[in-house]
Context: one part of a larger RNA
RNA sequence: UUUGGCGUAAAGGGUUUGUAGGCAGCUUCUACCUAAUUUAAAUUUUAUUAAUUAGGAACAUACUAGAAGAUAGAAUCUAAUAGAGGUUAGGAUAAUGUUUAGGGUAAGGUUAAAAUCUAUAAAACCUAAAUGGAAUACUUGUGGCGAAGGCUCCUUUCCAAAUAAAGAUUGACGCUGAGAAACGAAGGUGUGGAUAGAAAAUAGGAUUAGAUACCCCGGUAUCCCACACUGUCAACGAUGAAUGGCAAUUUUCAGUUAUUAUACUGGUUUUGAAGUUAACAGCGAUAACCAUUCCGCCUUGUGAGUAUAUUUGCAAAAAUGAAAAC
Numbered sequence: 001u002u003u004g005g006c007g008u009a010a011a012g013g014g015u016u017u018g019u020a021g022g023c024a025g026c027u028u029c030u031a032c033c034u035a036a037u038u039u040a041a042a043u044u045u046u047a048u049u050a051a052u053u054a055g056g057a058a059c060a061u062a063c064u065a066g067a068a069g070a071u072a073g074a075a076u077c078u079a080a081u082a083g084a085g086g087u088u089a090g091g092a093u094a095a096u097g098u099u100u101a102g103g104g105u106a107a108g109g110u111u112a113a114a115a116u117c118u119a120u121a122a123a124a125c126c127u128a129a130a131u132g133g134a135a136u137a138c139u140u141g142u143g144g145c146g147a148a149g150g151c152u153c154c155u156u157u158c159c160a161a162a163u164a165a166a167g168a169u170u171g172a173c174g175c176u177g178a179g180a181a182a183c184g185a186a187g188g189u190g191u192g193g194a195u196a197g198a199a200a201a202u203a204g205g206a207u208u209a210g211a212u213a214c215c216c217c218g219g220u221a222u223c224c225c226a227c228a229c230u231g232u233c234a235a236c237g238a239u240g241a242a243u244g245g246c247a248a249u250u251u252u253c254a255g256u257u258a259u260u261a262u263a264c265u266g267g268u269u270u271u272g273a274a275g276u277u278a279a280c281a282g283c284g285a286u287a288a289c290c291a292u293u294c295c296g297c298c299u300u301g302u303g304a305g306u307a308u309a310u311u312u313g314c315a316a317a318a319a320u321g322a323a324a325a326c
Base pairs, nucleotide, nucleotide: 004298005297006296007280008279012295014183015182016181017180021176022175023174026069027068028067029066030065031064032056033055034054035053036052037051038050040048073173074170075169076168077167078166080163081162085159086158089155090154091153092136093135097131098130099129100128101127102126103125107118108117144151145150187230188229189228190227191226192225193224197223198222202218204216205215240294241293242292243291244290245289248271252267253266254265255264256263275283276282301326302325309320310319311318312317
């Protein structure tokens, strides 16, 4: 490299947009040569252009290029629907904390048990008021939305996506996508704020042979906000995207039809036939089935996601990524 593969054995890129490239629906016509006729450039000759006719070559279709057309793919509009989709500003609520005032008196808190700790400089507890930060009980659902990450108090600003049915419009405008760009949990980084509660680090008390831990009293970074960076994860459905086809059955959401029923479309979910799988308390119309197109990736284990080199980054690190040896 081929072959063969990628749910769990090695192997699907974290996700999307999209350049080059690859692939790609339907119908009709034309494409090369020779001769003649007509026509156009104010005249003539040669040559040329266009159309037509005749003959020849080649030729199933297809591909490619050009022309014309249609509507099944794709897209747009009209009028609707549901939604924790994103974003902007404002507001609300329970609880924890703190402060103040009044009441209150010696304990409180913690643990298996204690101690460190708090408290006569009046704690804890009760009542009232104020203040500050974070989070949104019930509703709540294997329910909904989003490309993924993810998204749940209420109102509001702007933006986007989806779906069914009907009508109209454009007329192949499509699929995939190396590079590239954008987004991307948590944690971390920079600058500036905020800081109730929780809490890496860390100090103390216990436990213990020891205890750099588990338990307890504290507690900084951090979690929050603004603007930048990092670009990773069991970023998982461990399952790339798209198109067509192939029994039934169950849950639920949105819509259309319908008088009740039923039926259909698009999501979501259970079992399961055929088929498939090395096997599976496997997959099975949301496929891992039957086919097609494009991209990514794999090739015994350890060494190793290491070394070296390059690129990115403030750094931490990230990306690309071996070999010897065993």
Predicted 3D model of a 326-nucleotide part of an RNA (small-subunit ribosomal RNA, central domain) from Tulasnella sp. The prediction has a mean pLDDT of 81. Its Rfam family is "Bacterial small subunit ribosomal RNA". RNAcentral holds the full RNA, with entries from ENA. NCBI's taxonomy places the organism under Eukaryota, Basidiomycota, Agaricomycotina, Tulasnellaceae, Tulasnella. A source record names the gene rns.